Transfer RNA from a Candidatus Doudnabacteria bacterium, 73 nucleotides, folded computationally.
RNA sequence: CGCGGGAUAGAGCAAUUGGCAGCUCGCAAGGCUCAUAACCUUGAGGUUCCCGGUUCGAGUCCGGGUCCUGCGA
Repeated sequence: CGCGGGAUAGAGCAAUUGGCAGCUCGCAAGGCUCAUAACCUUGAGGUUCCCGGUUCGAGUCCGGGUCCUGCGA
C1' cells in the first nucleotide's frame, strides 16, 4: 500500500427483512442454610467506537474518520 473481519453493560458475546437493545458470567439486595459455597428470586448497570446522511423509525442501510485484527505485497 491492496483486500477482508471486528468495535454493543465491568468481562465474554447475541440481536433474523430496519420496528421495545438481550444472553452468560460478574456486581448489589432478598430467600434458603447453624454458617459459607451452591441453588432460587429481584435489581442496578448502555452516548451500540466517533462525525454526518437516508427514514415515521437505524446496533442494522449510505458517506467519511479512528482503533484492533487476518491475508497478500
Its mean pLDDT, the model's own confidence on a scale to 100, is 82.
The RNAcentral record of the sequence draws on ENA.